The RNA shown here (c-di-GMP-I riboswitch aptamer) has 85 nucleotides and comes from Aliikangiella coralliicola. The prediction has a mean pLDDT of 86. It matches the Rfam family "c-di-GMP-I riboswitch aptamer". Rfam's curators write: GEMM was predicted in a large-scale screen for bacterial structured RNA regulatory elements. The source organism's lineage runs through Bacteria, Pseudomonadati, Oceanospirillales, Pleioneaceae and Aliikangiella.
RNA sequence: UGUUGAAAAAGGCAAGCUUGAACGAAAGUUCUUGUACGCAAAACCACCGGUCUAAGGGGAACCCUAUGGCGGCGGGGUUACCGAG
Numbered sequence: 001u002g003u004u005g006a007a008a009a010a011g012g013c014a015a016g017c018u019u020g021a022a023c024g025a026a027a028g029u030u031c032u033u034g035u036a037c038g039c040a041a042a043a044c045c046a047c048c049g050g051u052c053u054a055a056g057g058g059g060a061a062c063c064c065u066a067u068g069g070c071g072g073c074g075g076g077g078u079u080a081c082c083g084a085g
Stems, first nucleotide, its partner, number of pairs: 004083002012039002016035002020031004037072001043078003047075003050070003056065004
């Protein structure tokens, strides 16, 4: 340095529930309190697939539709701690 792993050590993140707020039509997001399902990239990026929502638009029902979301759905890209192998 590369690959690889999570054994050890130091740590990190935080699903769900929860305290108090805010944004959004919704999906969902942000800050905050407690807890800890899990994660070796559960750090970052909507490029591809998938999936959620449907304000606005279209259509006869009620359906269709992303320019709105999900990075802890999969792929891909970028960066990174430790080093028993």